Notes:
This is a predicted structure of a 72-nucleotide RNA (transfer RNA) from Penicillium canariense. Lineage of the source: Eukaryota > Dikarya > Pezizomycotina > Eurotiales > Penicillium. The coordinates come from a structure-prediction model, not an experiment, and the mean pLDDT is 81.
RNA sequence: ACCGAUAUAGGGUAGUGGUUAACCUGUCAGCCUUUCACGCUGAAGCCGGGGGUUCGAUUCCCCCUAUCGGUG
Repeated sequence: ACCGAUAUAGGGUAGUGGUUAACCUGUCAGCCUUUCACGCUGAAGCCGGGGGUUCGAUUCCCCCUAUCGGUG
């Protein structure tokens, strides 16, 4: 330099044009317990940035950024 992949709660992963964006872990609150832990219940927290297509984009397309891999 070129090619490809990925980017989603604090962390790890699903999701696939429309419905409340789901699960695990973590955090917080309550219950339980003499207390802690475990367990149960609940809450908060997320689609990398910009444009385009579309009635509608986390999803499709383009560019940028970052990371990873490959070729030279």